[in-house]
């Protein structure tokens, strides 16, 4: 200190998540030790049982129990001793009792508390303090009781009742009695004073305990010490709580308190709090201080220490110094527990401990030795305060589990690999060394040098000092030593990014994993093992909470055009903030110093436990309030002044500013006449509408209502909405210009007001057009729509109401500063041009600012100051509640649940029923099919034992197959085989092979015959056969979405792309865009872009001309010979041809256009002219295209079978559908005769002349030719002539029957030709569709592959030989460039709603419950106060009768707890409902993203 996720990449915004660090934790796995510190976070929920508060005999009276002593007495036994009984309080002490002190402290816990509870500074002239220090003073004289104890007696018990004694340091009286209290009366002083008030006079009140002492008791005064009370300032959240208060604010007078105070009470006033949030409501002890941060902050309050409040809930006093009192008292109410039903007892939030509760949290332990506390004169007693120990990885910190050598780099293991190794790994064995720690054995008494007791000295009176004596829970410790032996010690998580660390197997979207992104559908670094590696380590994970990261609530330190966010606009209240110059002021700043800010923590130096943690002495910091000086620039106040801000004032121009009246004309519509006649009207087209009862049209006139053409405009007004024919009133702001007056009078603006489109509502009006609903026609699959033809309510007016828009510049309002450049409207200067200057409307741009697109003096720069909004997205601007509102609604505004993204800018694509250029047989213009019949042929379906696979838009379907009777052959029935039909190793053995019979359908068996392979160095060695036994063999099984090769297609389209340099934050651009031009990214220009590569073109093959050389099997001009004829012969070498290598074609010449260019048009020449025709060639890529059945292959899967071998069958099926082809339908034709003219090819298991046969396939024979020689091999359309006469024919040929021929083991299934005969659909083909620009289409024929036979298909040949093309609007592709996207799996895309189903939360509801808060009322405990006839009464008085006080009783006031009411809040549920959210493959339709097809 950051990172992953939104995206095809990018920026920037935004959340979500993660890496740190911590906790009183808690769960899982593991687990040696010591130290030091923790340890019910939840039920303040109940609580068995013990212990936690006493103590004092030197205060009493006393003696129940113990012990001693005396004396009695048994007894044992013996002269004293032991037991035991009883006496005696005479001693030590002491249970209970009376008195004193303590029991208010210590310990516990956080319910309540939002408060003077706490913290922090003040104050009490408005207060109290037992014990304890000082100082001084006094302690006199009396009484009368009661508890113990005994006696009775009630009661099951707790527990009383009564009767007789008795004592005090208990309780009374009395003197005394101080600076004390209370009254009175004059009163210094305080500027006056009702206030305060020194001192002073005087009256009343008002003690005590004994006693030598010590100790101890009273009264004062003082200190300390704790406490009480008063304030300022700090102290959570909610306004979906906005008003609250009657003792309430205050005052006179009184009560009451330690003391102030309405604390409380009677009267008097009517006031106090509150937007700086009163009052509710929820929630919660506070602080030192903890964690966390860099700080600022934020989030906590356990343990420790201060305070506060509590003690089963709720109420109350008593009692004392102090309590409304944890281990006291009363009442009530609940719960529990005794009970003899009649009554009682009870409070662990002391400390162990139990039980429930829960994810969860210790021993029913030791001891007062230390410290500390109560008590005591003291010893000493008591103390779950406290100090140890137990128990728990829960936490911090320290040690261990061993060091050092050892390589054949050992066995095992896992993997990978070039088969050599590689890893685990010096890790192990193995040899040495050490002993912390373990285990035994011994030593060790710090912590107590304290303290007590006695004793003795010193000073002198309570402290020191010696000496002795005694005090240890932990503690059989810590600590030291010895001895034994590597001996007693390691795990956990986690290896896809983030994040450090990987590979193999198993599983197969299953089973899991996951903090986010995301893994898993047959090669999973992500699931689960397993080696292996990384982190940490006695722990290591995971969950849960806090901070951090998160600048993600921004004070440090955000932000609001378009990502979340500027209030619709104005006027203004309270707030904030405000212009110059002067002077005081010190309130805010600032500076000095004081006081305090408790210890502990924190930090920095020291010490002390072996070290550490931890403990401990000291600074220091606690950023904090107060308090006293001093400054006086800012800021505040208070006073003066000033004129530039603001404002007034005069002038002067302009304007669709508002409002109220009045006025126009054109247009629409209806109404009358009038002319006219047959249609209007309306769409894409139509039809609903109107129209012969006269429509539309036209002309006159007439009525209405509404709106104002042109002017017009990047114009003007207005605060904004918003304002538009003219003219008149009235009102209102803004500009300029002068510089006369006022003097900060100023900007903003929560609350409040006020205005405020359209659309609505309410009363009346009006009502001509347009026009929601709403009919009707259309369109459509549907059409509750777009479109048409009506049409209500509005639309207009008057006067209420409503308050909302994308009210938008998506940019609140003011003030200042900060380059220009150029329109325009109002003004004012002007020398009437230019210009300058104010104020607005717009435009473009520096510099700056943005995320970027933009903005830029009209900021969205720079900068103040005010307000108003934002805080992921959906849920939602919804619910509830509250305000307005006649409604409709509007303002305010969550939550639960979801999701990991939702958004903005701009980039590259692809897409568009967007746009601009160009191109394609794309369409147009032609010519010919296809599509209707037969047929052939492939495919779908169907059938089938099988009808083997494969291929499915273009780019599967006369494709793979250039040819399925067997085989082929993968399929189906049967029938064999199993190291195999087939490869390779191999011990052995031999030949194999052939040939003949037998048996099966055949494979296969079996008999017989024939016999013994090459080559040799004679050793064997090769090929072939058979052959136990293994290893392997073998598959047309699976996966073309695991993959090589190959191949289609977009497409012979003109693209695709780098290097370098600029641009831009980037993704990217730029170059490759633009202007021309080309078949072209072809070429020239120009340009921040310069060059370059893969394409394109060219080189390469054929073809058009010609040239040269060569001339056989080809050719024959001229020569010769010969022939019925024929290059037939001789000879030739000119032509044709054949094949080799040359030339030619380059816009090279001319002319015009272009931009002097690239090019293009014309033209010459030329065999060919702008690429000459045609082919070969196919950039970077798309399509998970196609093929595992050509072959290769990875993994899977069969192994007597998914392998292999025969026989038969199928692949040939047959209601239909398609596709591609062949023949036709005829006269441009058949059909007959008879004559012409190719090209390229093919051939020895072959072509096969001639001749002979046969009507004819063919056939017998048998020349030639491995082929420029021979042969296939008669080329056919054509030409010439007859014939047919438009018909199902003399077209047309299927189909059948008959007879034949060929191939081949074999033609039935299921082959091709012939011949005779038969003679079927079919008379130009619906919708739609296909191909083709010239030697092209069309139309004729030959060849060849393939193959024993078998071609309407295919791959080639050559021969006849057209028509159109105006153009680029459309329909299909394809290029550039632009534009728009919500698309990127990229339009076969996104994506929205209802219905349907299934969960989830939530909201409304007749109701029902529970809980909570105040009100009203009724009863009213206990108790304190006030009262009080009668009852009771030890101390004093008294005249003895009483009385003064006292108790009990009783009446009253408050008053807990209860009950009754209506109420108000909050929560639970609720039959039904409402909408939301989620959900791999439901319906329906297509709204939105392109002009999304109606923006």
């Nucleotide at each position: 200190a950051g990172a992953g996720u939104u995206u095809g990449a990018u920026c920037a915004u935004g959340g979500c998540u993660c890496a740190g660090g911590a906790u009183g934790a808690a769960c899982g796995c593991u687990a040696g030790c010591u130290a030091c510190a923790g340890g019910c976070u939840u039920a303040a929920c109940a609580c068995a049982u013990g212990c936690a508060a006493g103590u004092c005999g030197a205060g009493g009276g006393g003696c129940a129990g113990c012990a001693u002593g005396u004396c009695g007495g048994u007894u044992g036994c013996u002269u004293g001793c032991a037991a035991c009984c009883g006496a005696c309080g005479a001693u030590g002490g002491c249970g209970a009792c009376c008195g004193g002190c303590g029991c208010a402290c210590g310990g516990g816990u956080g319910a309540g508390u939002a408060a003077c509870g706490c913290g922090u500074a003040u104050c009490c002239a408005a207060c109290c303090u037992a014990c304890c220090c000082u100082u001084g003073u006094c302690c006199a004289u009396c009484g009368g009781a009661u508890a113990a104890c005994c006696c009775g007696u009630c009661g099951a018990a707790a527990g009383g009742c009564g009767g007789c004694c008795u004592a005090a340091c208990a309780c009374g009286a009395u003197a005394u009695g101080c600076g004390g209290u209370u009254c009175a009366c004059a009163g210094c002083a305080g500027g006056c004073a009702u206030c305060u008030a020194a001192g002073g006079u005087g009256a009343a009140c008002g003690a005590a305990a004994u006693g030598u002492a010590a100790a101890g008791g009273a009264g004062a005064a003082g200190g300390a010490u704790g406490g009480g009370g008063a304030u300022g300032c700090g102290u959570c959240u909610g306004a979906u709580u906005a008003g609250c208060u009657u003792g309430u604010u205050g005052g006179c007078g009184g009560g009451g308190u330690a003391a102030c105070g309405g604390c409380c009470c009677a009267c008097c006033a009517a006031g106090g709090c509150u937007a700086c949030g009163a009052u509710c409501a929820g929630u919660a002890g506070g602080g030192g201080u903890u964690c966390u941060g860099a700080g600022a902050g934020g989030a906590a309050g356990g343990u420790c220490c201060c305070c506060c409040a509590c003690a089963u809930u709720g109420g109350a006093a008593c009692u004392g110094a102090g309590a409304c009192a944890c281990g006291g008292u009363c009442c009530a109410a609940a719960c529990u527990c005794c009970u003899a039903c009649g009554g009682g007892a009870g409070g662990c939030a002391g400390c162990a401990g139990u039980g429930a509760g829960g994810a969860a949290u210790a021993u029913u332990g030791g001891u007062c030795a230390a410290u500390g506390g109560a008590c005591g004169g003291g010893a000493g007693u008591c103390u779950g305060a406290a100090c140890c120990a137990g128990c728990c990885a829960a936490g911090u910190a320290g040690c261990g589990u061993g060091c050092a050598g050892g390589a054949u780099g050992a066995c095992g293991g896992c993997c990978c690999u070039a088969u050599g190794g590689g890893u685990u790994g010096u890790a192990a064995a193995c040899u040495g060394c050490u002993u912390u720690u373990a285990u035994a054995g011994g030593g060790g008494g710090a912590u107590a040098a304290a303290g007590u007791g006695u004793g003795c000295c010193a000073c002198g009176u309570g402290u020191g000092g010696c000496a002795u004596a005694u005090u240890g829970c932990a503690g059989g410790u810590a600590c030291c030593c010895u001895a034994u032996g590597a001996a007693u010690a390691a795990g956990g998580a986690c290896c896809g990014g983030c994040u450090a660390a990987u590979u193999c197997c198993g599983u197969g979207c299953c089973a899991g994993c996951a903090g986010c992104c995301g893994c898993g559908g047959u090669a999973a670094u992500a699931c689960g093992g397993a080696a292996g590696g990384u982190c940490c380590g006695g722990g290591c994970g995971u969950u849960a909470u806090c901070c951090g990261g998160a600048u993600u609530u921004a004070u440090u330190g955000g932000g609001u055009u378009u990502a979340a966010a500027g209030g619709g606009a104005g006027c203004g209240u309270a707030g904030g903030c405000c212009g110059u110059c002067u002077u005081a002021u010190a309130a805010g700043c600032g500076u000095g110093u004081u006081g305090u800010g408790a210890a502990a923590u924190g930090u920095c130096g020291g010490g002390g436990c072996u070290c550490a943690a931890c403990c401990u002495g000291g600074g220091c910091a606690u950023u904090g309030c107060a308090g006293c000086g001093c400054g006086a620039a800012c800021u505040g106040u208070g006073a003066g002044a000033c004129u530039u801000g603001a404002g007034u004032g005069c002038g002067c121009a302009g304007g669709a500013a508002g409002u109220a009246g009045g006025c126009g004309g054109a247009a629409u519509u209806c109404g009358u006449c009038g002319u006219g006649u047959a249609g209007c009207g309306g769409u894409g087209a139509a039809a609903u509408g109107c129209u012969u009862a006269g429509a539309u049209a036209u002309g006159a006139c007439g009525a209405a209502g509404a709106a104002c053409u042109c002017c017009g405009a990047u114009u003007g007004c207005g605060a904004a909405g918003g304002c538009a024919g003219c003219c008149u009133g009235c009102u209102g702001u803004a500009g300029c210009g002068c510089a006369a007056c006022u003097g900060a009078c100023g900007c903003u603006g929560a609350a409040g007001c006020u205005c405020g489109a359209a659309a609505g509502c309410g009363u009346g009006g009006g009502u001509a057009u347009c026009g929601a609903a709403c009919a009707g026609g259309a369109u459509u699959a549907g059409a509750u729509a777009c479109c048409c033809u009506g049409g209500u309510a509005g639309u207009c007016c008057a006067c209420g109401c409503g308050g909302u828009a994308a009210a938008c510049g998506a940019u609140g309002g003011a003030u200042g500063c900060u380059c220009g450049c150029u329109g325009u409207u109002u003004g004012c200067g002007u020398c009437u041009g230019a210009c300058g200057u104010a104020a607005g409307c717009g435009g473009c741009c520096a510099a700056g600012c943005g995320a970027a697109a933009g903005c830029g003096u009209u900021a969205a720069g720079c900068a103040u100051c005010c307000c108003a909004c934002c805080u992921g997205g959906g849920g939602a601007g919804u619910a509830c509640g509250c305000c307005g509102g006649c409604a409709a609604c509007g303002g305010u505004g969550a939550a639960a649940c979801u999701c990991a993204a939702a958004g903005g800018a701009a980039u590259u694509g692809a897409c568009g029923g967007g746009g601009g250029c160009c191109c394609g047989c794309a369409c147009a213009a032609g010519c010919g099919g296809u599509g209707g019949a037969g047929u052939a042929u492939g495919u779908g379906g169907u059938u089938u034992a099988a009808u083997u696979c494969g291929a499915c838009g273009c780019a599967a379907c006369g494709c793979g197959a250039a040819g399925a009777a067997c085989c082929u052959u993968a399929c189906c029935a049967g029938g064999g085989c199993u190291u195999g039909a087939c490869a390779u190793u191999g011990a052995g053995u031999g030949a194999a092979a052939g040939g003949a019979c037998a048996a099966g359908a055949g494979a296969u068996u079996g008999u017989c015959c024939c016999c013994u392979c090459u080559c040799u160095u004679c050793g064997g060695a090769g090929a072939c056969a058979c052959g136990a036994a293994a290893a392997c063999a073998g598959g047309u099984g699976g996966u073309g979405c695991a993959u090589g090769g190959c191949u289609g297609u977009c497409g012979u389209c003109a693209g695709c792309u780098c290097g370098u340099g600029u641009c831009g934050u980037g993704a990217g651009a730029u170059g490759u865009u633009g202007g021309g031009u080309u078949a072209a990214g072809u070429c020239c220009c120009g340009c921040a872009a310069c060059g370059a590569g893969c394409g394109c073109a060219a080189c390469c093959c054929c073809u058009a001309u010609u040239c040269u050389u060569u001339g056989u099997u080809g050719c024959c001009a001229g020569c010769a010979c010969g022939u019925a004829a024929u290059g037939g012969u001789g000879g030739g070498a000119a032509c044709u041809c054949a094949a080799a290598g040359g030339a030619g074609a380059c816009u090279g010449c001319c002319g015009c256009g272009g931009a002097c260019a690239a090019c293009g048009c014309g033209g010459a020449g030329g065999a060919a002219g702008g690429c000459g025709g045609g082919g070969a060639u196919g950039a970077c890529g798309u399509c998970a295209a196609g093929u595992c059945a050509u072959c290769a292959u990875g993994c899977c899967c069969c192994u007597u079978a998914u392998g292999u071998c025969c026989u038969g069958g199928g692949c040939u099926a047959c209601a239909c559908a398609c596709g591609u082809a062949c023949u036709a339908c005829a006269a441009u034709g058949g059909g007959a005769u008879g004559g012409a003219c190719a090209g390229a090819g093919a051939g020895c298991a072959g072509c096969g002349a001639a001749g002979c046969c046969g009507c004819g396939a063919g056939g017998c024979c048998a020349a030639g030719c491995g082929a420029a020689c021979c042969c296939c091999a008669u080329a056919a359309a054509c030409c010439a002539u007859c014939u047919c006469c438009c018909a199902g024919u003399u077209c047309g040929g299927a189909u059948u029957g008959c007879g034949g021929g060929c191939u081949g083991c074999a033609a039935c299934c299921c082959g091709c030709c012939u011949g005779c005969a038969u003679g079927a659909a079919g008379u130009u083909g619906g919708a739609a569709u296909c191909g083709c620009u010239a030697g092209u289409a069309a139309u004729c024929g030959c060849a060849g592959g393939u193959c024993a036979g078998c071609a309407u298909a295919c791959u080639g040949c050559a021969g006849u030989g057209a028509a159109u093309a105006c153009g680029u609007u459309c329909c299909c592709g394809g290029g550039c460039c632009u534009u728009g996207u919500a698309c990127a799996c990229a339009c076969c895309g996104c994506c929205c709603g209802u219905c349907a189903c299934a969960c989830c939360a939530c909201g409304g509801a007749a109701g029902u419950c529970a809980u909570u808060c105040a009100c009203a009322c009724c009863c009213g405990a206990a108790g304190c106060c006030g009262g009080c006839a009668g009852g009771c009464u030890a101390a004093c008085c008294u005249u003895u009768u009483g009385g003064a006080g006292g108790c009990a009783g009783c009446c009253g006031u408050c008053u807990a707890a209860g009950g009754u009411g209506g109420g108000g809040g909050c929560g639970a549920u609720g039959a039904c409902u409402g909408g939301g959210g989620u959900g791999a493959a439901g319906u329906c339709g297509u709204a939105a993203c392109a002009a999304g097809g109606u923006a």